Large-subunit ribosomal RNA, domain VI from a Chloroflexota bacterium, 269 nucleotides, folded computationally. The organism belongs to Chloroflexota, within Bacteria. The RNAcentral record of the full RNA draws on ENA.

[in-house]
Context: one part of a larger RNA
């Protein structure tokens, strides 16, 4: 920009894409078959492998904004307690998120059409012949089915709901036509954000508000803070103390910030 008014939702599916794998074992059955050795079709069931998708309850990884330990050094006047630097100084753990080695899950199915192939009926050609007319069976393949995208599918679809048919100017064959202005439903800008994300887009929220931050509570993490007291000459240990601290998680609460406002947007050939 189009989809012959303007919007907000929900959809149909032309068409396109993806997926499509496979092993072993058990039963049938040591049956059919075979002198034996061996050993099935058909049908049913169970475990896997690789590959794909989703997820984070579990097992773990990461987790340079969490907690602890510790070395050297500088500084906070000293002690104590801390801070900076040294690869996050090094080391031990670790929430959310992300992730796999973890968890769940997929390959189904079809009295659809077929290939090779196997047939039925059957002439040409008194026979024969699956083929010439006609009819049937028959693949991991084709089609459908399954998952995803999808009406720019210009053949531009469908359904539901909302807004109304106002003014001005110029033409006019007086039927209307062209242009413009404020608006309606609605939308956007702007702002607070994240389940989204390079930007954009998408999604949530904007005081009639829990959108983010703060604060409060909880979960989870770390592992028992500082200070004081006690024991010990001291290093240190014990008590107060399952303490103290705590990023992203869950909930609550308008304290802070989403203020205020502006713009766009139909009149139906």
């Nucleotide at each position: 920009c189009g989809c012959a008014g303007g919007a907000g939702a929900u959809u149909u599916g032309a068409g396109g894409a993806g997926a499509g794998c496979u092993u072993u074992c058990c039963c049938u059955a040591g049956u059919a078959c075979g002198a034996g050795a061996g050993g099935a079709c058909c049908g049913g069931g169970a475990a896997g492998g690789a590959c794909g998708g989703a997820c984070c309850u579990c097992u773990g990884g990461u987790g340079u904004a969490c907690c602890g330990g510790u070395u050297g050094u500088u500084c906070c006047g000293c002690c104590a307690g801390g801070a900076g630097c040294a690869c996050c100084g090094c080391c031990g753990g670790g929430u959310a998120g992300c992730c796999a080695a973890g968890u769940c899950u997929g390959g189904a199915u079809g009295c659809g059409a077929u290939a090779a192939g196997c047939g039925c009926u059957g002439a040409a050609a008194g026979c024969a012949u699956c083929u010439a007319a006609g009819c049937g069976c028959g693949a991991a393949g084709c089609c459908a089915a399954c998952u995803c995208c999808a009406a720019g599918a210009u053949u531009a679809g469908a359904u539901c709901u909302c807004c109304c048919a106002u003014c001005c100017c110029g033409a006019u064959u007086c039927g209307u036509c062209g242009g413009g202005a404020g608006u309606a439903a609605g939308g956007u800008u702007c702002c607070c954000c994240g389940u989204a994300g390079a930007c954009u887009a998408c999604g949530g929220g904007g005081u009639u508000g829990a959108u983010a931050g703060g604060c409060c509570g909880c979960a989870g993490g770390u592992g028992u803070a500082a200070g004081u007291c006690c024991a010990g000459u001291a290093a240190u240990g014990g008590a107060u103390u399952c303490a103290g601290c705590u990023g992203a998680g869950c909930g609550g609460u308008a304290c802070u910030a989403a203020u205020a406002a502006a713009c766009c947007g139909a009149g139906g050939a």